This is a predicted structure of a 72-nucleotide RNA (transfer RNA) from Spizaetus tyrannus. NCBI's taxonomy places the organism under Eukaryota, Eumetazoa, Archelosauria, Coelurosauria, Spizaetus. The sequence is in RNAcentral, with records from Rfam. It matches the Rfam family "tRNA". By type it is a transfer RNA. About the family: Transfer RNA (tRNA) molecules are approximately 80 nucleotides in length.
RNA sequence: GGGGAUGGAGCUCAGUGGAAGAGCGCCCGCUUCGCAUGUGGGAAGUCCUGGGUUCAAUCCCUGGCAUCUCCA
Numbered sequence: 001g002g003g004g005a006u007g008g009a010g011c012u013c014a015g016u017g018g019a020a021g022a023g024c025g026c027c028c029g030c031u032u033c034g035c036a037u038g039u040g041g042g043a044a045g046u047c048c049u050g051g052g053u054u055c056a057a058u059c060c061c062u063g064g065c066a067u068c069u070c071c072a
Stems, first nucleotide, its partner, number of pairs: 001071007010024004018055001026042005048064005
C1' cells in the first nucleotide's frame, strides 16, 4: 500500500425495512439467623460516525474512523 471481517445494554452476543432482545452482571423484594442458591420485579442502548435510497433504516448503498485478519 491492497483485500476481507467486525463495530449494538457494564460484558458476551441474537436480530428482522415497520423502529431493539437474550445470557451473564447491577439494583430492589421474597426465601435464610446470615451468606450462597432459588424466585419475582426493575434500571440500563444517539444500534461507531457523515451522507444517500425509502412513507419508514440497527438492517440496503456509500465516504470516514477504530479493531482484527490475509497478501505484499